This is a predicted structure of a 104-nucleotide RNA (SAM riboswitch aptamer (S box leader)) from Megasphaera cerevisiae DSM 20462. The sequence is in RNAcentral, with records from Rfam and Ribocentre. Its mean pLDDT, the model's own confidence on a scale to 100, is 89. The organism belongs to Megasphaera cerevisiae, within Bacteria.
[in-house]
RNA sequence: AGAUCAUCGAGAGCAGCAGAAGGACUGGCCUAAUGAAGCUGCGGCAACCUCCAGAAAUGGGUGGUGCCAAUUCCAGCAGGAGUAAUAUGCCUGAUAGAUGAGCG
Repeated sequence: AGAUCAUCGAGAGCAGCAGAAGGACUGGCCUAAUGAAGCUGCGGCAACCUCCAGAAAUGGGUGGUGCCAAUUCCAGCAGGAGUAAUAUGCCUGAUAGAUGAGCG
């Protein structure tokens, strides 16, 4: 590289440096000079693994990740409900992606 399993409707930002991008991809729609990405400092959220307590349920939050605009921002493929007929709307599943765990 890759495969497996679990989760993805909740939650959590300030400052400094920097200076035009960012939200995976495509389309849309957004964010951004009232300062994007990135880096640094400090802070926070969460509870996947770990640790501690417990018979368990569960709780705590020690360590390892992760995360801190918008549901994974929405859709992308397939099906369904619904309607006289439609759908920009609704429902379900897949695909893709992200994160974790143990593999490899």